[in-house]
Context: one part of a larger RNA
RNA sequence: UGACGGGGGCCCGCACAAGCGGUGGAGCAUGUGGUUUAAUUCGACGAUACGCGAGAAACCUUACCUGGGCUUGACAUAUACCGGACGGGUGCAGAGAUGCAUCUUCUGCUUGCAGUCGGUAUACAGGUGCUGCAUGGUUGUCGUCAGCUCGUGCCGUGAGGUGUUGGGUUAAGUCCCGCAACGAGCGCAACCCCUAUUGUAUGUUACCACCAUUUAGUUGGGGACUCAUGCAAGACUGCCGGUGACAAACCGGAGGAAGGUGGGGAUGACGUCAAAUCAUCAUGGCCCUUAUGUCCAGGGCUACACACGUGCUACAAUGGUCGGUACAAAGCGCCGCGAAAUCGCGAGAUGGAGCAAAACGCAAAAAGCCGGCCUCAGUUCGGAUUGGAGUCUGAAACUCGACUCCAUGAAGGUGGAAUCGCUAGUAAUCGCGCAUCAGCAUGGCGCGGUGAAUACGUUCCCGGGCCUUGUACA
Repeated sequence: UGACGGGGGCCCGCACAAGCGGUGGAGCAUGUGGUUUAAUUCGACGAUACGCGAGAAACCUUACCUGGGCUUGACAUAUACCGGACGGGUGCAGAGAUGCAUCUUCUGCUUGCAGUCGGUAUACAGGUGCUGCAUGGUUGUCGUCAGCUCGUGCCGUGAGGUGUUGGGUUAAGUCCCGCAACGAGCGCAACCCCUAUUGUAUGUUACCACCAUUUAGUUGGGGACUCAUGCAAGACUGCCGGUGACAAACCGGAGGAAGGUGGGGAUGACGUCAAAUCAUCAUGGCCCUUAUGUCCAGGGCUACACACGUGCUACAAUGGUCGGUACAAAGCGCCGCGAAAUCGCGAGAUGGAGCAAAACGCAAAAAGCCGGCCUCAGUUCGGAUUGGAGUCUGAAACUCGACUCCAUGAAGGUGGAAUCGCUAGUAAUCGCGCAUCAGCAUGGCGCGGUGAAUACGUUCCCGGGCCUUGUACA
């Protein structure tokens, strides 16, 4: 100087407390461990691994296993020599890769050169092989915590200190005052984006108050409203009162759509964990080179006594079911979205209008509201499992897809010790969309609808910041 303390003081955070809803019990989904296996590819392991890399494992992906092939190679560059093809079609063998047969078949020309392709040969290619404890880059975490430093000066033999401590204050090393310090940098804040209000400009594909018109903003028309896209205004402790040290600031109020950072996002200082990643990529070293490279078929990554994490669905009446009826936002669409109509109980099929989309479509929002039934039961709760019959995608759903219909109808009656999230348009609850994608979502990322309870307080648990103290630790 740090680090640490079941030392002290001050302060903060869904850290506790106060509340609401969960997890831990059940079934299933998914990840992991373990076990099994020819293989169940690899990585990630307290917080900071475990619905994680993976924003889609039937083939492919794919790195694994078994078997069948190739060896200048699936891919790149160069040189030398040989050749005219390469490719495509057909047939045969084969699981295919591939092999054989056959048909077709180069270009520019300066006439032996160039382009291109194939073969041979040599340099070389190739490696998801090892080392993240050799590395770059990227990322997690402490933590959006308020800290981390520098120049000059001063103090100290020196390590170093001072500044950065102190009194107040703040979300903040934020600001004020003081002070052997005076300044400065990286962080904080602001500048950026979305959202909340108003004005203004412009109205098409958006809108419809007035005038006509219509089944329908449908058509004429309109520029008010909604909305969209620009531009501008607005919030600054600016104003008032009080407290305070005459300061910074705090408390209350007015006005205001919004008030003291309005709400949300992006943004992550010096560094810590030899944290993670050599399997995104790049890369040193090492290793393989008729194989640890490469092509192919099939299998595996989907196994299952069990253990854990994360979720979904429930255990019901604030509910289930049937009929009727209302209101979103944000997206996506041409190898696409696909309307009406018809067929099917349904998944879906036929159909093909319209739409490169404020125009057409996906598209039905659901919870809600209005009625009917169910009456506390393993039930009209719950839907696992299993049998049968189908639909769709795709060469192909056996291993191993999703969905539909009929039948079946398991566990489950609110879950031990323990443990998680959340402070407001939040939790809870309800549906919708998108990425990936031929097909496949209870996961991920977004969107809106309905919409709470509680916070006395900081003694305690956890994490963090500042000052101080002890130390045989560095």